[in-house]
Context: one part of a larger RNA
Molecule: large-subunit ribosomal RNA, domain IV
Organism: Glycomyces albidus
RNA sequence: GUGUGGUUAAGGAACUCGGCAAAUUGCCUCCGUAACUUCGGGAGAAGGAGGGCCCUCUGCUGUGGUGCGUGCGCACGGAAGCGGUGGGGGGUUGCAGAGGCCAGGGGGAAGCGACUGUUUACUAAAAACACAGGUCCAUGCGAAGCCGUGAGGUGAGGUAUAUGGACUGACGCCUGCCCGGUGCUGGAACGUUAAGAGGAUCCAUCAGGCCCGCAAGGGCUGCAGUGGUGAAUUGAAGCGCCAGUAAACGGCGGUGGUAACUAUAACCAUCCUAAGGUAGCGAAAUUCCUUGUCGGGUAAGUUCCGACCUGCACGAAUGGCGUAACGACUUCCCCGCUGUCUCAACCACAUGCUCG
Numbered sequence: 001g002u003g004u005g006g007u008u009a010a011g012g013a014a015c016u017c018g019g020c021a022a023a024u025u026g027c028c029u030c031c032g033u034a035a036c037u038u039c040g041g042g043a044g045a046a047g048g049a050g051g052g053c054c055c056u057c058u059g060c061u062g063u064g065g066u067g068c069g070u071g072c073g074c075a076c077g078g079a080a081g082c083g084g085u086g087g088g089g090g091g092u093u094g095c096a097g098a099g100g101c102c103a104g105g106g107g108g109a110a111g112c113g114a115c116u117g118u119u120u121a122c123u124a125a126a127a128a129c130a131c132a133g134g135u136c137c138a139u140g141c142g143a144a145g146c147c148g149u150g151a152g153g154u155g156a157g158g159u160a161u162a163u164g165g166a167c168u169g170a171c172g173c174c175u176g177c178c179c180g181g182u183g184c185u186g187g188a189a190c191g192u193u194a195a196g197a198g199g200a201u202c203c204a205u206c207a208g209g210c211c212c213g214c215a216a217g218g219g220c221u222g223c224a225g226u227g228g229u230g231a232a233u234u235g236a237a238g239c240g241c242c243a244g245u246a247a248a249c250g251g252c253g254g255u256g257g258u259a260a261c262u263a264u265a266a267c268c269a270u271c272c273u274a275a276g277g278u279a280g281c282g283a284a285a286u287u288c289c290u291u292g293u294c295g296g297g298u299a300a301g302u303u304c305c306g307a308c309c310u311g312c313a314c315g316a317a318u319g320g321c322g323u324a325a326c327g328a329c330u331u332c333c334c335c336g337c338u339g340u341c342u343c344a345a346c347c348a349c350a351u352g353c354u355c356g
Stems, first nucleotide, its partner, number of pairs: 001351008010342002014340001019337001027051005036041001038170001052092012065076004093097001105335007112327002117129002133168007145154003171322004176252003181249002183245005190240003196234002202228004208221005253271005280314001281311001292308005
């Protein structure tokens, strides 16, 4: 010097991002216990009092006694003895009696998540995941879904109060408008549409015929057959089309004017849209401007709480708003407590360094 423990005058969070760390509290009995509440809780709420030892009085109780009986007991009885446990009174002692170890700090107000649970084995335990509950979709059984090329398996030795998938996430009050786009479901008249069917037409080849030529050969035409091309017509789902559906994916306006102070606009006009954000909440885990403005708390408060609404850019199962209980969650405040600090000191142990 460092580390691990211990103590500390006065003050008591002035430390710090933040009471991180430490300290306080801690057991038993009794008294007492608020808001709120889903009436269960909250609650060990909070806040208090007592606690050793000795003597004495007084209960309850185990064992033990006597008599009868001998199928497991019945009756009697006490101030004997040895134990256990409670209550009352008196006394006594130390600085201190839950004398050591062990052994809750508490309260108030918000946010989020209902809760108990689960999670990044080795930097994240949470507001993330799950959850009971809610809704939608699929599935009639050789079920749908899933695994496998398949046989087969699973679902399930189950049968719609079942199984699979998606979203939401206890509970309370609720969950508005839009089906134009995308998706899904239904419809089948019409349009479009593949392979295939169909073979019109045309082409190639060629027997034969005709023409030119002395001949060799050349030209024109060309049945049947063969090969090719391939029109009309026919031809499913799909798509177009018509409907439905938002606890499907999603979306939920602008401008101008107007009231007898001003301001504001219940009101009017107009453009656009599928429809223009309802209830509730709101500077919010969401607010840029912003440390918004007002109020509260402080001597002083970018945080916090209560309001306001001008919501850059809340909003209703990508759920909205509340909510008792719960939380090693996050934020703010208060009491207690303290070496966190003012401001450092000393002690013990361990280790390093320096000197001897």